[in-house]
Molecule: Glycine riboswitch aptamer
Organism: uncultured Gammaproteobacteria bacterium
RNA sequence: AGCGAUCGCGCGGGAGAGCGUCCGUUUGUCGGACCACCGAAGGCGCAACCAGCCCGGAAACGCUCAGGUAACCGGACCGCGCGAUCUGA
Numbered sequence: 001a002g003c004g005a006u007c008g009c010g011c012g013g014g015a016g017a018g019c020g021u022c023c024g025u026u027u028g029u030c031g032g033a034c035c036a037c038c039g040a041a042g043g044c045g046c047a048a049c050c051a052g053c054c055c056g057g058a059a060a061c062g063c064u065c066a067g068g069u070a071a072c073c074g075g076a077c078c079g080c081g082c083g084a085u086c087u088g089a
Base pairs, nucleotide, nucleotide: 004086005085006084007083008082009081010080011079012078013077018035020034021033022032023031024030036069037068038067042065043063044062045061049057050056
């Protein structure tokens, strides 16, 4: 110092499901109530598997508390760039 890994930031891509009903309203991308639905923020649960110290770790599976169901915002994850750390052919 390369490849690689982790974290942060920036840019790009990024699914699903009612523009639902009623009331209030300062008429706003608002507040409340009710039903229907979605899962890819987060959270929780089980498991293949890993581990063997411990009721341990662990999903894109499940639940739907939270969040979401026109646009905007958000969005797991992926790609690229920059910075830092680790590793050190």